[in-house]
Context: one part of a larger RNA
Order: sequence, then C1' cells, then structure tokens
RNA sequence: GGCGCACGGGGGAUGUCUUGGCAUCAGAAGGCUUUGAAGGACGUUGAAGGCUGCGAUAUGACUGGGGGAGUUGCCAAACAAACAUUGAUCCCAGUAUUUCCGAACUGACUUACACUGAAUCCAUAGGUGUAAGCCGCCAACGCAGGGAACUGAAACAUCUAAGUACCUGUAGGAACAGAAAGAAAAAUCGAUUCCGUAAGUAGCGGCGAGCGAAAGCGGACUAGCCCAAACUUUGGGGAUUUUCCCCGAAGGGUUGUAGGGUCUUUCAUAUGGAAGUUACCAAGUUGCCGAAUAGUAGAAGCAUGUUGAACGCUGCACCAUAGAGGGUGAUAGUCCCGUACACGAAAUUUGAGCAACCUUCCGAGAGAUACCUGAGUAGGUCGGGUCACGUGAAACCCCGACUGAAUCUGCGGAGACCAUUCCGUAAGGCUAAAUACUCUCUGAUGACCGAUAGUGAACUAGUAGAGCGAUCGAAAGACGAAAAGAACCCCGAUUAAGGGGAGUGAAAUAGAAUCUGAAACCGUGUGCCU
Repeated sequence: GGCGCACGGGGGAUGUCUUGGCAUCAGAAGGCUUUGAAGGACGUUGAAGGCUGCGAUAUGACUGGGGGAGUUGCCAAACAAACAUUGAUCCCAGUAUUUCCGAACUGACUUACACUGAAUCCAUAGGUGUAAGCCGCCAACGCAGGGAACUGAAACAUCUAAGUACCUGUAGGAACAGAAAGAAAAAUCGAUUCCGUAAGUAGCGGCGAGCGAAAGCGGACUAGCCCAAACUUUGGGGAUUUUCCCCGAAGGGUUGUAGGGUCUUUCAUAUGGAAGUUACCAAGUUGCCGAAUAGUAGAAGCAUGUUGAACGCUGCACCAUAGAGGGUGAUAGUCCCGUACACGAAAUUUGAGCAACCUUCCGAGAGAUACCUGAGUAGGUCGGGUCACGUGAAACCCCGACUGAAUCUGCGGAGACCAUUCCGUAAGGCUAAAUACUCUCUGAUGACCGAUAGUGAACUAGUAGAGCGAUCGAAAGACGAAAAGAACCCCGAUUAAGGGGAGUGAAAUAGAAUCUGAAACCGUGUGCCU
C1' cells in the first nucleotide's frame, strides 16, 4: 500500500409523520369608501424584540345574549401585580372610542341657483357663494373603445396567430341580449340566453396553411310589457286676435288575422273580479314562518397478566337513528372531543316564503271615415368594417362622405336581380330565470402532494437578501409519553469549547448540531498478501 472483517467519524438520502398546500362539489356572499376605505406609519401589555389584537377609553370600554371555573393572546418559561360563583377569562350581536398618512378635502370637475362683473353702453367672459352629484380601492367573470408581434403557411406578402395578449373606459352580482321590419318553405314555428346534436357538415380559403356556420331536433329555463302619434281637456307663452303655432300637464293608445283614433249604432257593469313591490304603474308597514350570526343535550366496559405506558392479546359484558373522524404513554363503538337523532336567540341581518293592511288595474261587437302608427330615417353611390363568408354572383347588418323616399292600395325580408307567393311591421324604451366567475366565508370530498414534493411561503415569507429603480426573491419541519433538558464530582490554565463519572428515562449510539441515519469522503484496530 492492497483485499477482508470489526468499530467509528462525516453526511443527511431513505422510511414514517403533518401543523401547510392543491383540486372538486354544495351553500352563502358578491362589495368597501368623505359618517374617511383598501393599504400603511407610529404607538399600545408590569416586560427588550417579533407576530396577533387594539387606538391616547389603545393585548382593550359599555349594553344585551351564551357559557360555567379558572384567567391576565402567541413565540415563551419564570417572576411581579391583579381579576373571578356578587359569574371573570372566553364566544356571539349591538354601541362607543378609533392618533398620523392615505381618494386625503381649506381640493378638482359637472349641474342648478344667487350675487357680482372686464376690454365695451347693454351684455358676455371671468369671479364669489350655496346646494346636489362625482373622485379612491377591489380576485375573476361582463360590456364597450383601441389593438400587436412571435408563430403557422416547413421561405413570404393575402391569410394565420387573433379581435388573442395588452392598454383604456365602465357596470353588476351577474353582465350582455330580449318580446320579430325573425326563422323558414311545411299552407310550419313563435322573445332572449345557455347546453347537446346537426357537424368538422354547408361553405370560406395564395381553394395553401387553415377558418368554419345556421336552420332543424333534444334539453335547461320560461314572462311579458311601457311609450311616441292621431283625438279630448287644460295651464303658460307667441302671433295677422275670434282662429292658428310652440312648450308643459292629464286622459287616450300600443298593433300585422293589422291596430288605434273619430262618427253612427248594439249590448254589458262593481257590496264584483284581477294583480302587486324582480320588469309589466307605484310606495311600503306589521305579524307569522324559515334561514344566518353564540350554543344545549347526546347511549354503552370492566378485570387479571404482559408492558415504561394498553387502545393490542386473554376472559366475560354492553350501546347503536351514534361502528364518520380526531385525541389519549401501541391499534378504543362503550376514556375524552365528537358523531346519529333532537333542541336553542335578548340583539342584528335575511327570504324571488305566507297573511293582513295597503296600493294599482278592469268592457265587447257591427258599420262608416281615411286622422295616426317613430325622417335627414329607409334606400342609393363611393370608401371601409362585421357577418364562418378573404369583393366574390355577395344579400342581410354597422360606420364615414355625398345624397335621399314612401305613409297601409304603405314599407322591409325570404343570399345579386326580377316576377309570383309567403313572412314580418324598422327608424323609441323596459324586462326575472336558465348562463359566466370566485378576492372572501362555511361544510364536505379526493386511485391529489407529503418538506428538492405541495402555494414562492407547513418555520419571524413576499420575510432575510439583491437591485438607483421597475422588479427579483430564498433557505429553514420531527428529542422524549412527559423536560423528567442531566443536581453533584472530575479532566480541560478559569466561570470556555469539549469530555469522563453520577443521575433521569423503556431507550441517552433518544443529549438539545437531538426520530430513522443510506452513499461519497476520512479514520482506528486486526487477519492475509506484498
């Protein structure tokens, strides 16, 4: 030096575990804010630091409920000083307090009114004041205004990616849409939304890459309405005053088998009927019932031995509308918390539950007449956009410029256009549900993870740290059943690090650098070989 054996050091893999995550389902909630938010700063306990809570009334005050023996939050033990069956701590509801910054406000803007008031006579601009509104934050979902590129086309330009990402505005608990100028082709359907199918079909497409419907059918859910106008009455104003025009109010009226108005005519009626706070017209109030925010109660097992410890084994029992789950010194239906079943609210909130009060609404036919039925609109030309549809034979829909109708014997559509035949009734508005999402709360579940995983974060985590900044961003879990965390003695120069005894413990090679303790790597002893 090599090989082997034994024993170690080193290191922190592996195993086991879980306080933390992830995902899904169901329910709730879907907002907070000038009565000062979200988020911070600084304080605040007898106590230095961090976290949590709170705000100079500061780890809290008051009131009302619950609860019933200890308590003065956690890291974090001890001490001090206190509180508590005259009910504390704690839990729930309400009230008060709530420093400073922050929209941050003695403000900006908008609207209305009043007072003032230039150049410039009146006036206007401007100024001042009052009142109301608005501003900021917030995870995703919605609608709208803008709007890429990488990429794909095996290059690239039309095209694609994609109306995506991103920016902006803005709303709601959902939003948008919505009661046919529809879809269709059967003498059919009957608002919207969403899902499945139709269907990767019909189509579009340097007919390349690719893009890609709709009707219909089957479901979810269902709900329909109000104005403008004609006409009547009325208030005000204007004008050639004896009739018109304009503005406002009340009635009337709301549709396609056309409807309404007006005139003529026939019949009808209410101590009746209908509806209602989510639209349809519009306020609600009270009570009951249900729900949420604390809780109550809750069956049944003992013994010997084993063991450090019994929940295991052994023996003999019991409960079960409860044998879900967790904890307890090993594996517990009967030890503890719970679970099943059954109960509970002074206070606040809530119901698209019920009732009462209350509130609102309520004619139909026949004939005549031709008064009304949404105008810079529909349509056209040119230029664009959106429609699955790239200009195409390109309808329909939307926008810009220029133009520009008709009035129910009207007008629009049925994919150029024309005819015929059908369908609808534009140019005003409202509308729940089925649908989307989850910053957040509650409950449940998992052929989800188990500390290099799962959130970046199981620990003082958006911390430590890096960067001028925007921003980037870790590592780090486990003694033991219980600290019983090693009194005392000794070595170590000494009150050092470390160690040896002693003691605790089931175990200390469980000793705090603490469960298990792999490998690399480094040793000690010994056997054999050289």
This is a predicted structure of a 530-nucleotide part of an RNA (large-subunit ribosomal RNA, domain I) from a Planctomycetaceae bacterium.
Model confidence (mean pLDDT): 83 of 100.
NCBI's taxonomy places the organism under Bacteria, Planctomycetota, Planctomycetia, Planctomycetales, Planctomycetaceae.